[in-house]
Molecule: c-di-GMP-I-GGC riboswitch aptamer
Organism: Clostridiales bacterium
RNA sequence: UGCGAUAAUGGCAAACCGGUUGAAAAGCCGGGACGCAAAACUAAAGGGCCUAAAGACAAAAGUCCAUGGCAGCCAGUUACCGAAG
Numbered sequence: 001u002g003c004g005a006u007a008a009u010g011g012c013a014a015a016c017c018g019g020u021u022g023a024a025a026a027g028c029c030g031g032g033a034c035g036c037a038a039a040a041c042u043a044a045a046g047g048g049c050c051u052a053a054a055g056a057c058a059a060a061a062g063u064c065c066a067u068g069g070c071a072g073c074c075a076g077u078u079a080c081c082g083a084a085g
Base pairs, nucleotide, nucleotide: 003082004081011036012035016031017030018029019028020027021026034072040077041076042075046074047073048070049069050068055064056063057062
């Protein structure tokens, strides 16, 4: 560099429920644990996904669109511990 034990010290917290913010996606707080060896950080610019208030188009239904989000999708960056190989 890499790898990841039924190791040690610890950490995080899906769904769901309550509260709260938001147009929504979703965020935050509390409860709760499905899981996680990066489930830490980066979304002011790699890809991907979600939403569509405002705006554009439309007779309407609706369609498009991020300036809004997601890092627990991939990716990038940094990092604790040390059995076996």